[in-house]
This record gives sequence, C1' cells and structure tokens, in this order.
RNA sequence: GAUAGAGGUGCAGAAUUCAAGAGUAUCAGGACAGAAGAGGCCGGACCGCCGUUUCCUGAGAAAGGGGAUUUCUGCCGAAGGGUCUUUUGGCCGGUCCGGCCGGAGGUUCUGGGACGACGCAUAACAUGCGGCGUACUGUCACAUAUGUGGAGCGCUAUC
Repeated sequence: GAUAGAGGUGCAGAAUUCAAGAGUAUCAGGACAGAAGAGGCCGGACCGCCGUUUCCUGAGAAAGGGGAUUUCUGCCGAAGGGUCUUUUGGCCGGUCCGGCCGGAGGUUCUGGGACGACGCAUAACAUGCGGCGUACUGUCACAUAUGUGGAGCGCUAUC
C1' cells in the first nucleotide's frame, strides 16, 4: 500500500402498517356585528388576488415529522452534528430583503448503543439534535488479575 473482516438493542434507506396531526385547515347552512376595514396567501415593504372577524349546526382532510409488524436493500465514519461557500431546487401570484426545508462542496468533531436532567426544533410527554453525567460494551496501550488511559486517519487477519 492492497484485500477481507469485527463491535450489536450496530447505522442508514425503502416498503407495509399504526397513532398523532385534528374535530385542525377547509366546505355548506344560519345568526350578531361591521363599511372599509378587522381576516388570509412563511415574515417585512410595495403591489396583486380572495372576501371577512366572532358564534352555532352539519360534513370533514392532507403534508412534513414519528412508532413498530416484520420484510427487503446498502453498509461498519456505517452515520450524525458544528461551521463556511454555493444552489438553474422548494416554501410565493410578482419584485426586493430576510427566514426555513433540501442539494453540492470545503473544513472540523463524535468508537458504539442505553439511561438521566438540561437546552434547541416540533402540534407533541412521540422523535431528532447538542454538549454534560452515569454505568455498560468493543478495541489498542500501559501496569498486573484487576485497574488506568487513548481514539475509528483506529483495530484484527492475509498478501
């Protein structure tokens, strides 16, 4: 240097299914009030379009995200963050300035999963992310029968 492997409630994706989203948005009917506006289209400005706020009755979704029933696929920096640049992608009826969700690239951090409190996101007590803490676990090193420490640009095997 090349090839092949290991960690295990291992990682990511897809399908299926379920809950929630939510009795929300919206539609139909009705009532009070209102006279240029109160409302709406992610935020602001300038336009543009709809036509409204509140209450009652009836009907009544979806998306993003999430859980597991396993199944399938690709794998072991698998993958996930921070930050910077960019975007002929999307959230727009248009323009500008922002914000958010994605894509691509640079750089940097994290061995792995679990639990806990805190913080952020979100409709959410689901879930994700962040560092911190607790024990566990794999690996190597140093001491010795059990401890301490390091990090995946690592470790093991073969050539």

This is a predicted structure of a 159-nucleotide RNA (Lysine riboswitch aptamer) from a mouse gut metagenome. Its Rfam family is "Lysine riboswitch aptamer". From the family's description: Riboswitches are metabolite binding domains within certain messenger RNAs that serve as precision sensors for their corresponding targets. The RNAcentral record of the sequence draws on MGnify. Model confidence (mean pLDDT): 76 of 100.